Transfer RNA from an Ardenticatenales bacterium, 72 nucleotides, folded computationally. Model confidence (mean pLDDT): 83 of 100. Rfam family: tRNA. By type it is a transfer RNA.
RNA sequence: GCCUCCGUAGCUCAGGGGUAGAGCGCAUUCUUGGUAAGAAUGAGGUCACGAGUUCAAAUCUCGUCGGAGGCU
Repeated sequence: GCCUCCGUAGCUCAGGGGUAGAGCGCAUUCUUGGUAAGAAUGAGGUCACGAGUUCAAAUCUCGUCGGAGGCU
């Protein structure tokens, strides 16, 4: 230098055009003499950034940035 893949909640990851989800973690409450376990409820996201296509983009296209791998 070229090619491929990845970037979504604090962490690990789904979701591949039509209101953003799960597990773990966190908060509150219940249960207990107390803790742990368990149950219920809730908070937490400019979907890496910019532009384009579209009635509508986390999703499709291009570019930038970052990460991983491969070739030379």